[in-house]
């Protein structure tokens, strides 16, 4: 100095699932049996914050995942969001 890797950060791109059902509370929208909040109960889903499980290997310990669980988390909108694009930094490596 260049290449690719592997963490970080910024910015942008992301899916799925009931705006369910009832009770209760104040209260906002001109009213209402409409619509928005909050809380509690019940059912029914999703799975890509995170968590747990486990093959092959290994034969002590371990051990992946977009696979399975669904405790957390979600199911309009907002946030979140594996995993990606781009820029920047760091770190070993290789020319």
């Nucleotide at each position: 100095u260049g290449c690719g890797c592997u963490c970080g950060c910024g910015c942008g791109g992301g899916a799925g699932a009931g705006a369910g059902c009832g009770g209760c509370c104040a209260u906002g929208g001109c009213a209402a049996u409409c619509c928005g909040g909050g809380c509690c109960g019940c059912c029914g889903c999703c799975g890509a914050a995170g968590g747990c499980g486990c093959a092959a290997c290994a034969c002590c310990c371990g051990g992946a995942a977009c696979c399975g669980c669904u405790c957390a988390g979600g199911c309009a909108a907002a946030a979140g969001g594996g995993c990606u694009g781009c820029g920047c930094g760091a770190g070993a490596g290789c020319a």

A computed fold for a 95-nucleotide RNA from a Betaproteobacteria bacterium, annotated as Glycine riboswitch aptamer. Its mean pLDDT, the model's own confidence on a scale to 100, is 78. Taxonomically the source falls in Betaproteobacteria (Bacteria, Pseudomonadati, Pseudomonadota).